[in-house]
Description: RNAcentral holds the sequence, with entries from ENA. Transfer RNA from a Nanobdellota archaeon, 72 nucleotides, folded computationally. Lineage of the source: Archaea > Nanobdellati > Nanobdellota.

């Protein structure tokens, strides 16, 4: 130097171009004499960055960043 693949919630991953979601975790509550386990609810997202296309972009198309594979 080419080539592909990945980037979304604290951590692990989802999401047909039309409201950004789930599992852990995390807060309150309920249950218990008390823990742990359960159930019930809430918080918690500049979707990696900068354009573009479109009524509308996490999704398409162009650069650049970061990581992982591969070629030579």
């Nucleotide at each position: 130097g080419c080539c592909u693949c990945u980037a979304u919630a604290a951590c692990u991953c989802a999401a047909u171009g039309g409201u950004a979601g789930a599992g852990u975790g995390c807060c309150a509550c309920c249950u218990u004499c008390g823990u742990a386990a359960g159930g019930u609810g809430g918080a918690a997202g500049u979707u990696c960055u900068g354009g573009g296309u479109u009524c509308g972009a996490c999704u398409c198309c162009c650069g650049g960043u970061a990581g992982a594979g591969g070629c030579u």

Model confidence (mean pLDDT): 83 of 100.